RNA sequence: GUUCUCAGGGCGGGGUGAAAUUCCCCACCGGCGGUAACGGGGCCAACCCCGAAGCCCGCGAGCGCCACGUCCCUUUCAGGACGUGGGUCAGCAGAUCUGGUGCGACUCCAGAGCCGACGGUCAUAGUCCGGAUGGAAGAGAGC
Repeated sequence: GUUCUCAGGGCGGGGUGAAAUUCCCCACCGGCGGUAACGGGGCCAACCCCGAAGCCCGCGAGCGCCACGUCCCUUUCAGGACGUGGGUCAGCAGAUCUGGUGCGACUCCAGAGCCGACGGUCAUAGUCCGGAUGGAAGAGAGC
């Protein structure tokens, strides 16, 4: 460089109600890369390998935004639908403190907190349904 494969988990119990896996109480879940004083392995050391953070640094899909195209609407201005492209658009994109140990920790130990796209719905959704048999951060294998 190229081909192929893989690449997200979770509503259980109770309450209210005409209706809620959506509200309330108790629960449950945590993508990818990096960092890491923890854990495991290479007999020990040096050194190396593997694993280890939802809320530390980045990335991803999604929404939004921008550009272009087609169509609809409109006297015009404006507006709308669909498609394609754009991250040199980071706007939404989330969320952590306290105590302990220590030279050193937002990573270890203890405790208490907090967060979770868009559209749908007899009632408001991280957990249900849908776009999605999609896309993708990336991981692995072959050549």
Molecule: FMN riboswitch aptamer (RFN element)
Organism: Thalassovita autumnalis